[in-house]
């Protein structure tokens, strides 16, 4: 220098172009003499960033940042 993969909640990861979710963690409640465990519930997101296409984008396109892998 060229090619490819990944980036989504605090963490690990999902999600045919059509309401962004799960588990764990956190808050609250139930249960217990109390704690843990268990059960219920609530909150938590500029989908790395900036543009474009589209009625509609996490998803498609372009540029760019970061982490990896391959080739030279």
């Nucleotide at each position: 220098g060229c090619c490819g993969u990944c980036c989504u909640a605090g963490c690990u990861c999902a999600a045919c172009g059509g309401u962004a979710g799960a588990g764990c963690a956190a808050g609250c409640g139930c249960u217990u003499u109390g704690u843990a465990a268990g059960c219920g519930u609530u909150a938590g997101g500029u989908u790395g960033c900036a543009g474009g296409u589209u009625c509609g984008a996490a998803u498609c396109c372009u540029g760019u940042g970061g982490a990896c892998g391959g080739c030279u």